[in-house]
Source information
Predicted 3D model of a 74-nucleotide RNA (transfer RNA) from Candidatus Woesebacteria bacterium RIFCSPHIGHO2_02_FULL_39_13. Its Rfam family is "tRNA". Taxonomically the source falls in Candidatus Woeseibacteriota (Bacteria, Bacteria candidate phyla). The same sequence occurs in records of 2 taxa. Its mean pLDDT, the model's own confidence on a scale to 100, is 80.
């Protein structure tokens, strides 16, 4: 250079063309003499840019980023 995957919370993985799901981790709270533990509960995310769609985190194009191949005859 050429092809193929992959890109969702701080992190680890799910899911889906119609309000994105957990667990861990983080705050609060309840329990405990205090701590862990546990039990409630909040906050937290679809890689950018563009198409189609009535609606895009899903689908198709491009760009960034990882990853993995690029032996042979025709």
């Nucleotide at each position: 250079g050429c092809g193929g995957g992959c890109a969702u919370a701080g992190u680890u993985g799910a899911a889906u063309g119609g309000u994105c799901c957990a667990a861990c981790a983080u705050c609060a709270g309840c329990u405990u003499u205090c701590c862990a533990a546990g039990c409630u509960g909040a906050g937290a995310a679809c890689g950018g840019g563009g198409g189609u769609u009535c609606g895009a985190u899903u689908c198709c194009c491009c760009c960034u980023g990882c990853c993995c191949g690029c032996u042979c005859u025709a």